Record summary
Large-subunit ribosomal RNA, domain IV from a Patescibacteria group bacterium, 337 nucleotides, folded computationally.

Context: one part of a larger RNA
RNA sequence: GGAUUGUUCAGGAACUAGGCAAAUUAGCCCCGUAACUUCGGGAGAAGGGGUACCCCCGGCGAAAGCCACGAGGGGUCACAGCAAAGAGCGUCAGGCGACUGUUUAACAAAAACACAGGUCUCUGCAAAGUCGUGAAAACGAUGUAUAGGGGCUGACGCCUGCCCGGUGCCGGAAGGUUAAAGGGAGAGGUUAGGCGCAAGCCGAAGCUUUGAACUGAAGCCCCGGUGAACGGCGGCCGUAACUAUAACGGUCCUAAGGUAGCGAAAUUCCUUGUCGGGUAAGUUCCGACCUGCACGAAUGGCGUAACGAUCUGACGACUGUCUUAACAGGCCGCCCG
Numbered sequence: 001g002g003a004u005u006g007u008u009c010a011g012g013a014a015c016u017a018g019g020c021a022a023a024u025u026a027g028c029c030c031c032g033u034a035a036c037u038u039c040g041g042g043a044g045a046a047g048g049g050g051u052a053c054c055c056c057c058g059g060c061g062a063a064a065g066c067c068a069c070g071a072g073g074g075g076u077c078a079c080a081g082c083a084a085a086g087a088g089c090g091u092c093a094g095g096c097g098a099c100u101g102u103u104u105a106a107c108a109a110a111a112a113c114a115c116a117g118g119u120c121u122c123u124g125c126a127a128a129g130u131c132g133u134g135a136a137a138a139c140g141a142u143g144u145a146u147a148g149g150g151g152c153u154g155a156c157g158c159c160u161g162c163c164c165g166g167u168g169c170c171g172g173a174a175g176g177u178u179a180a181a182g183g184g185a186g187a188g189g190u191u192a193g194g195c196g197c198a199a200g201c202c203g204a205a206g207c208u209u210u211g212a213a214c215u216g217a218a219g220c221c222c223c224g225g226u227g228a229a230c231g232g233c234g235g236c237c238g239u240a241a242c243u244a245u246a247a248c249g250g251u252c253c254u255a256a257g258g259u260a261g262c263g264a265a266a267u268u269c270c271u272u273g274u275c276g277g278g279u280a281a282g283u284u285c286c287g288a289c290c291u292g293c294a295c296g297a298a299u300g301g302c303g304u305a306a307c308g309a310u311c312u313g314a315c316g317a318c319u320g321u322c323u324u325a326a327c328a329g330g331c332c333g334c335c336c337g
Stems, first nucleotide, its partner, number of pairs: 001332002004329005010323002014321001019318001027051005036041001038155001052076005058067003077081001089316007096308002101113002117153007129139002156303004161233003166230002168226005175221003181215002186210005193202003234252005261295001262292001273289005
C1' cells in the first nucleotide's frame, strides 16, 4: 500500500445515474390492523406489549404413575432473558404483464414466451394435417365436429365503430380469353409420266414438310359475398351582438373519412408544453388540460383486486454511501534488521 472482515463521536442519503453496497427488521405468544376487493383476499398489513430463572396454584388414581404442557399470583439477577447461531425492513403512488410457470447452458429473467379464456377457419373418416421416394407403412386415433388440425388474441369487467375500391379467401357460371388434343381447307418437297432440239416446264398416286377454319377444361377477365381476412379510416374556406372559438354553411376528393374509450402516454418532435400537487429548490414523478409531429378498438381499446429477484417516483426506519476519515483482526505485496 492492497484486498478482506469488523467497530466508530456528531450528522443521517448531504453519496450516487440510482440508497448500489451496507445497516435496520427478524423466533414465539397476546392485543390490534386501513384503502380497495373478483368477498377468497389485502394481512405477518401497519402499530403496540410480552419473553430468563425461583416459589405457589390442576384432573384421574390406593399408589406407582398417566393426562393437560396452559392461565393466574408472588419473588430474584443482569447493560442486555427468542441474551449465542439461525432468523421478514416497512408504507404510499404509478407503468407493464392478470396469475403459478418458461427463456438467451457461459454478459439480457423481462414489459419477451406460455397460459386458462375468446374468436375465425379447415376437416364427415382411407378426415383435414404431418412424415415419407408422387411408395408402402406410420402419426392424427383404437379418436369421430362437445373431436382433431391451423391462424390471431390472451384471466376477469365494460366493449370491440365505419370502409369490400385494391389484395386474399368463398360462391357463381351467361359472355370474352385460353393449353394439350381432335380437325384438316390450303401450301411446299420428291417423281412415274407428259411436252420440248435443248435449257427446262407441267406433274397423278405414294412418301414427306407444313398447316387455316372449327371443337376444346380449370384459370384469368367478369358478377356477388367476406374484416376477431391482408389492410385503410381526408383537405381548404367562411360563420354567433367584446374578443376568442365555431354547434352551422360552402367546396374538393375518397372505398370510407377514426366511433367509444384513452391521451405530452413504454407513443409528444417543438418540450423542461401549460396549470395544480409534492420539495427551501423537482428535465424525473402524480393529477389535469388536448395543440394526438405520429393513440384507438382481438397486430385488440379502456379499466382492474391479487401476484412480480419487473420498471418509475415519494416517505419512514436505518446506516461509513457521504461530510471525513480513524482504529482493529487474520491475509498479500514492499521496506528495514
Lineage of the source: Bacteria > Bacteria candidate phyla. Rfam family: Bacterial large subunit ribosomal RNA. The RNAcentral record of the full RNA draws on ENA. Its mean pLDDT, the model's own confidence on a scale to 100, is 87.